[in-house]
RNA sequence: UUCUUAUCACGAGCGGCGGAGGGAACUGGUCCAAUGAUGCCCGGCAACCGGUUAUAAACACGGUGCUACAUCCAGCAGAGCGGCUUGCUCUGAAAGAUAAGAA
Numbered sequence: 001u002u003c004u005u006a007u008c009a010c011g012a013g014c015g016g017c018g019g020a021g022g023g024a025a026c027u028g029g030u031c032c033a034a035u036g037a038u039g040c041c042c043g044g045c046a047a048c049c050g051g052u053u054a055u056a057a058a059c060a061c062g063g064u065g066c067u068a069c070a071u072c073c074a075g076c077a078g079a080g081c082g083g084c085u086u087g088c089u090c091u092g093a094a095a096g097a098u099a100a101g102a103a
Base pairs, nucleotide, nucleotide: 001103002102003101004100005099006098007097008096013042015041016040017039021032022031023030026075027074028073029072043067044066045065047064048063049062050061051059052058071095076092077091078090079089080088081087
């Protein structure tokens, strides 16, 4: 990097550093941000694998992960409803993220 499987509406700071934009790609929105965002550290949470335990929904010990807004919402398809102004709801797909395994 590719493939497979599983999960993604719960949970997690009034901290320190730093100093400008950021929220995966593209588009449209919209939200956060000098009352300090994104990011890093610490703290915390507990999703997966391992471990302990009692084959636990327990522990936070290890490896990753996560820590604004549902994967922030939508965009593709199907169904239903409707004030029929193209809006709303549900389902699925596509894409993405994380973990484990394989090549």